This is a predicted structure of a 166-nucleotide RNA (glmS glucosamine-6-phosphate activated ribozyme aptamer) from an Actinomycetota bacterium.
RNA sequence: ACAGCAGAUCCAGCGCCAGACCCGCGGCGGCCGCUCCGGCGCCGCGGGUGACGAGGGGGAGGUUCAUCGAAGUGUUCGGCGGAUGCCUCCCGGCCCGACACGGUCGUCAUCGAGUCGACAAAGCCCGCCGGCGACGGCGGGCACAAAACGGCUCGAGUGUGUCGUU
Numbered sequence: 001a002c003a004g005c006a007g008a009u010c011c012a013g014c015g016c017c018a019g020a021c022c023c024g025c026g027g028c029g030g031c032c033g034c035u036c037c038g039g040c041g042c043c044g045c046g047g048g049u050g051a052c053g054a055g056g057g058g059g060a061g062g063u064u065c066a067u068c069g070a071a072g073u074g075u076u077c078g079g080c081g082g083a084u085g086c087c088u089c090c091c092g093g094c095c096c097g098a099c100a101c102g103g104u105c106g107u108c109a110u111c112g113a114g115u116c117g118a119c120a121a122a123g124c125c126c127g128c129c130g131g132c133g134a135c136g137g138c139g140g141g142c143a144c145a146a147a148a149c150g151g152c153u154c155g156a157g158u159g160u161g162u163c164g165u166u
Base pairs, nucleotide, nucleotide: 014081015080016079017078019077020049021048022047023046024045025044026043027042028041030040031039032038033037052069053068054067058090059089060088061087062086063085091106092105093104094103096164097163098162099161100160101159110156111155112154113153114152115151116150117149124141125140126139127138128137129136130135
């Protein structure tokens, strides 16, 4: 150093890069200016950019643009993988109890409406560090969200069949 084992923490706008754009180096028999050379373009090699947080997890299988806003108006583009979404089944909760069906959810476990709520982060500003550079990292200051997230209130559902209980 690699591999294996065990534990803890973190973990999904999370990871990757063949398009694209940008940077560096080298090259060109191309075009222009010109004749020291430079610019444009093209080729090769190497690098850089490529989602800012909030929120979301019973199990298995399947599936793909799978919630909310912020920034910005250039790429947070495009592509690939994954993913707490969705569908089916199983398990579980809810409706007097049991079973079957049905509905709807997921252990805070039926649905709807109204209303209220939130120290968000990047951005921005100041500074520092690394790099030839494109860019990357760190520290400090400061502001602003929304939701299917949280609280409260109200309304609705509470069924069908069999058996039973009050």
The source organism's lineage runs through Bacteria, Bacillati and Actinomycetota.
It was read from a public genome assembly, where an Rfam model found it.
Its Rfam family is "glmS glucosamine-6-phosphate activated ribozyme aptamer". Rfam's curators write: This entry contains a glucosamine-6-phosphate activated ribozyme that is found in the mRNA for GlmS. GlmS is an enzyme that uses fructose-6-phosphate and glutamine to generate glucosamine-6-phosphate. Rfam classes the family as a riboswitch.